Model confidence (mean pLDDT): 82 of 100.
The RNA shown here (transfer RNA) has 77 nucleotides and comes from a Paracoccaceae bacterium.
Its Rfam family is "tRNA". Its family is annotated with triplet codon-amino acid adaptor activity in the Gene Ontology.

């Protein structure tokens, strides 16, 4: 320098190809149960999708640039 992959809730991932207002598990909160805890049951909160811009009626999804991490190649020695 060129190419590829990944970045989404506290954590681990799905959703992206085929655009239509984000899902699951664990964790967290409340209640029931218990002397208390754990387990179980019921309910609930939590992410605008790495960043900026563009396309579109509409973008996590498409396009451009860019940041971080990893991998491959090239170059140099």
């Nucleotide at each position: 320098c060129g190419g590829g992959c990944a970045g989404u809730a506290g954590c681990u991932u799905a959703g992206c190809c085929u655009g239509g207002u984000a899902a699951a598990g664990c964790g967290c909160c409340u209640g029931c149960u218990u002397c208390g805890g754990g387990a179980g049951c019921a309910g609930g909160a939590g992410a605008c999708c790495g960043g900026u811009g563009g396309u579109u009626c509409g973008a996590a999804u498409c396009c451009a640039c860019u940041c971080u991490g990893c991998c491959c190649g090239a170059c140099c020695a």